[in-house]
RNA sequence: UACGACAAAGGCAAACCGCUCGAAAGAGCGGGGCGCAAAGUCACAGGCCUAAGAUUCUGCGAGCGCGGGAUUAAGGUGGCUGGAUUACCGAAA
Repeated sequence: UACGACAAAGGCAAACCGCUCGAAAGAGCGGGGCGCAAAGUCACAGGCCUAAGAUUCUGCGAGCGCGGGAUUAAGGUGGCUGGAUUACCGAAA
């Protein structure tokens, strides 16, 4: 440098539940523990999710107005993949 053991010492924490925030996706904290050798950190590339707002199409209605679809600014996801960066331990090869 790379690699990862039924090793040692530790770490993180899915679903689900409670509270809070958010329009939503989702996030924070507590409980919980499916899993994880970077499940530490960074939304840079791709993917996926949301779409209050904006644009546009459209249904109903006399009108005020009430709905539906598409696209998207933006937001989210690192426990989807790649990339960047930092790090504990040391059997075997």